RNAcentral holds the sequence, with entries from ENA and MGnify. Predicted 3D model of a 73-nucleotide RNA (transfer RNA) from a Patescibacteria group bacterium. Model confidence (mean pLDDT): 82 of 100. Taxonomically the source falls in Bacteria candidate phyla (Bacteria).
[in-house]
RNA sequence: GGGCGCUUGGCGCAGUGGUUAGCGCGUCUCGGUGACAUCGAGAAGGUCGUGGGUCCGAAUCCCUCAGCGCCCA
Numbered sequence: 001g002g003g004c005g006c007u008u009g010g011c012g013c014a015g016u017g018g019u020u021a022g023c024g025c026g027u028c029u030c031g032g033u034g035a036c037a038u039c040g041a042g043a044a045g046g047u048c049g050u051g052g053g054u055c056c057g058a059a060u061c062c063c064u065c066a067g068c069g070c071c072c073a
Base pairs, nucleotide, nucleotide: 001072002071003070004069005068006067007066010025011024012023013022018056027043028042029041030040031039049065051063052062053061
């Protein structure tokens, strides 16, 4: 330098054009216990990497840039 893939709460991931962006773990509160743990109930936390475009409508499609990974040279 070229090609491919990924980027979504603190962490790991799902969601591939339409309703409110969800799941697990973690965190907090309550219940529970002599106290913990397990368990049960509830809550907080993300404008979906940046900027732009297409569309009635974009996390999802297109372009740009950035970061990470793999391959080729």